The prediction has a mean pLDDT of 83. The part of an RNA shown here (large-subunit ribosomal RNA, domain II) has 730 nucleotides and comes from a Candidatus Thorarchaeaceae archaeon. The source organism's lineage runs through Archaea, Promethearchaeati, Candidatus Thorarchaeota, Candidatus Thorarchaeles (nom. nud.) and Candidatus Thorarchaeaceae (nom. nud.). The RNAcentral record of the full RNA draws on ENA. Its Rfam family is "Bacterial large subunit ribosomal RNA". Gene Ontology terms of the family: structural constituent of ribosome and ribosome.

Context: one part of a larger RNA
RNA sequence: ACCAGGGAGUUGAUGGGCGUGGCAAGGCUAAGGUGAAGAACCGUAAACGAAGGGAAACCAACAUGCCCGCAGCCCGUAAGGGUCAGGGGCGGCGUGUCAUAAGUGCGUGAAGUCACUCCCAUCAUACGAGAAGCCAGUCGAUCUAGGCCUGGCCAGGGUGAAGCCGGGCGAAAGUCCGGUGGAGGCCCGAACGGGUUAUGACGUGCAACUCUUUCCGUUGAGCUGGGCGUAGGAGUAAAAGGCUUAUCUAGACUGGUGAUCGCUCGUUCUCCGCGAAGUUGGUCGCAGCCAAGCCCUGCCCGAGGUAUCACGUGGCGUAGAGCACUAUCGGAUCGGCGCGGGGGGCGUCAAGUCCCUCACCAUCCUAGAAACUCCGAAUCUGCGUGAACUGUAGACGGCAGGAGACGGGUGCCCGGGGUAAGCCAGGCAGGCCGAGAUGGGGAGAACCGAGAGUACGGUUAAGGUCCCUAAGCACCAGAUAAGUGCGGUGAAGAAGGGCGUCGAGAGCCCCAGACAGUCUGGGGGUGAGCUUAGAAGCAGCUAUCCCCGAACGAAAGCGUAACAGCUCACAGACCGAGGCUCUCGGCCUUGAAAAUGGACGGGGCUAAAUCUGGUCACCGAGACCGUACGGCACGCAGGUAACUCUGCGUGAUCCGGUAGCGGAGCGACCCGGUCGGGCAGAAGUAGGGGCGUGAGCUCCUGUGGACCGUCCGGGUUUGAUAAUCCCGGU
Numbered sequence: 001a002c003c004a005g006g007g008a009g010u011u012g013a014u015g016g017g018c019g020u021g022g023c024a025a026g027g028c029u030a031a032g033g034u035g036a037a038g039a040a041c042c043g044u045a046a047a048c049g050a051a052g053g054g055a056a057a058c059c060a061a062c063a064u065g066c067c068c069g070c071a072g073c074c075c076g077u078a079a080g081g082g083u084c085a086g087g088g089g090c091g092g093c094g095u096g097u098c099a100u101a102a103g104u105g106c107g108u109g110a111a112g113u114c115a116c117u118c119c120c121a122u123c124a125u126a127c128g129a130g131a132a133g134c135c136a137g138u139c140g141a142u143c144u145a146g147g148c149c150u151g152g153c154c155a156g157g158g159u160g161a162a163g164c165c166g167g168g169c170g171a172a173a174g175u176c177c178g179g180u181g182g183a184g185g186c187c188c189g190a191a192c193g194g195g196u197u198a199u200g201a202c203g204u205g206c207a208a209c210u211c212u213u214u215c216c217g218u219u220g221a222g223c224u225g226g227g228c229g230u231a232g233g234a235g236u237a238a239a240a241g242g243c244u245u246a247u248c249u250a251g252a253c254u255g256g257u258g259a260u261c262g263c264u265c266g267u268u269c270u271c272c273g274c275g276a277a278g279u280u281g282g283u284c285g286c287a288g289c290c291a292a293g294c295c296c297u298g299c300c301c302g303a304g305g306u307a308u309c310a311c312g313u314g315g316c317g318u319a320g321a322g323c324a325c326u327a328u329c330g331g332a333u334c335g336g337c338g339c340g341g342g343g344g345g346c347g348u349c350a351a352g353u354c355c356c357u358c359a360c361c362a363u364c365c366u367a368g369a370a371a372c373u374c375c376g377a378a379u380c381u382g383c384g385u386g387a388a389c390u391g392u393a394g395a396c397g398g399c400a401g402g403a404g405a406c407g408g409g410u411g412c413c414c415g416g417g418g419u420a421a422g423c424c425a426g427g428c429a430g431g432c433c434g435a436g437a438u439g440g441g442g443a444g445a446a447c448c449g450a451g452a453g454u455a456c457g458g459u460u461a462a463g464g465u466c467c468c469u470a471a472g473c474a475c476c477a478g479a480u481a482a483g484u485g486c487g488g489u490g491a492a493g494a495a496g497g498g499c500g501u502c503g504a505g506a507g508c509c510c511c512a513g514a515c516a517g518u519c520u521g522g523g524g525g526u527g528a529g530c531u532u533a534g535a536a537g538c539a540g541c542u543a544u545c546c547c548c549g550a551a552c553g554a555a556a557g558c559g560u561a562a563c564a565g566c567u568c569a570c571a572g573a574c575c576g577a578g579g580c581u582c583u584c585g586g587c588c589u590u591g592a593a594a595a596u597g598g599a600c601g602g603g604g605c606u607a608a609a610u611c612u613g614g615u616c617a618c619c620g621a622g623a624c625c626g627u628a629c630g631g632c633a634c635g636c637a638g639g640u641a642a643c644u645c646u647g648c649g650u651g652a653u654c655c656g657g658u659a660g661c662g663g664a665g666c667g668a669c670c671c672g673g674u675c676g677g678g679c680a681g682a683a684g685u686a687g688g689g690g691c692g693u694g695a696g697c698u699c700c701u702g703u704g705g706a707c708c709g710u711c712c713g714g715g716u717u718u719g720a721u722a723a724u725c726c727c728g729g730u
Stems, first nucleotide, its partner, number of pairs: 001730003005726002011124007019116005026048001032042002052059002062091001065090004072083004092108006127266004134256006145230001147228007154220001156188003159184001163180007192217003198212001200211002232248001234244003269665006279292005294404001295402006304390003308387008320375001321373002326369001328367001330365004335361002340358007408433003413427002416424002438449003453629007463619003466603003472616001474615006485605002496590003500587010517574005523547003528542003553568001556567003630655002632651007666719001668716006675709003684703008
């Protein structure tokens, strides 16, 4: 891992409710007795119900007065009318409050009770499995820590303390030298003990701590055998929370024990109907729970209801705007005041006085606010009327029972925080995902199309039509040369650039010849005057005239020390048709850097398979249409004690679905009854045929060799691919 077997809402009590049944103003027994531990019978105590109100004392209610009116029934062709069980509204009554009041609370015109199935709640282990732990009692010092008793062990080498002997010196104490001697938690280094380095090997190992190397200690606080003793909040500890039998910040075992867990995982057959919430309030509350809101089921009532739109009539203080208040900003004025602050003049000091300025006031211009408002939308919202939709196939409303959920997310729009985020935290809501399949978007929770009962056929949507790939290498007019592009957006390419190219507008010149090009001229007074060493068009200052002329500046640039020299302006000739400038736009281009070679989905594409504008076709979903069928809901008819049931009809406006609620079924085992099958072959098993929406059922053949089934009821340890599930096998 696979296969087979096992494996999770149970049982009791009490309470609430639907349903069914018995009896009914009552219903029923309990303990117990008898009996067969059964059934049946006996047992009438208690509780429940038949009266309530009040804290209590205490007092104590309509077998119907009035009105409305559903179903039903009657009349009517119909509209409608009559009657009206149940229902509703008044009124009355009881009682409390109270003043014997008014008002008001509760009750009141008879339905309960007993039993059973099912659902739910509570208490019990309470759907199954799972802690770390807490407490009690026991068992452990064969491991290990410390201690006690008694034994054992430590190759070899080195160093050379005290003491002693001899000698020299000395008065002596003593000191020096030589020898002897053999001390030491001394040195080197085996056994032995340890466990430093390779941060080596190994790391499903040789090994639940090992191997090799290297290293530390090795006469000592040394190592070690045997025996003994200390223990669980206790021991022992040269102290690391170390060690106390692979277990230690409190051992192990057994018990309390199925501890508890708001956390995690799992929870077993089918089909049908409906279908959520991630919000509000509270919570030692935030991974939970309670109440409400939202979902489901049943019942009651009986006619309206309002998600939408229009009109009418109200509400608001946002966006915007404004400066009238509040807070804030810049400026103006021969303006006012000049008490106060600052500076200055006169005054010996001072008092005083004068001038300027700030501040203040007034007026004007200008800015400007989430916590400003003289104003003020859109949107939103209350009420009324109408439309539309919906409702007697029962809405709206009410009652009862069962939930789940109380982590939400995202698109559009609007605020806040943040450089930003597939970021954080809000608002809004009949978008969507969650709980939604399917077509498109290369791929894809929530973007576009569209809400899937089943089958077949057709038509479209979004999006597409060269090939992959269904359908146009479609048509008309343009653009692009960058493979730009083949996706709507600032790396999917910005600000800023472009004599790339296409287009639009405006102005000026032009056959009396424009623009460009080529050829020629481009002069004289004069080297203007001044300045200066020089200043001659061209260092600088001033002026900038006249003549010849087709034209020619007292010179626009280069150049020289200064001249010279070369161009330009300007003009003529040649040529012969458009030219120059400004503004705006389209596409393109530049701006443009990332790590293996690579991404328009790919191939590939250039008057296109790109981009812009237009046209007609076609393809393309589970959408829409058609046909057939199924389910469900409702209606009618038949039938029934009642339900179930059967038939017909209606459904454009029913049939996606997680949590969850409700309904109907399938199968397993056992029991009672019933009808059957089986050695002429039961169950089981292998293969195959058929039926049913499905759980499943049935038939045939082989195998097998003795039991098995239908139907009607009853009862359950009743259904497994999952729990790192348990056990076994392979």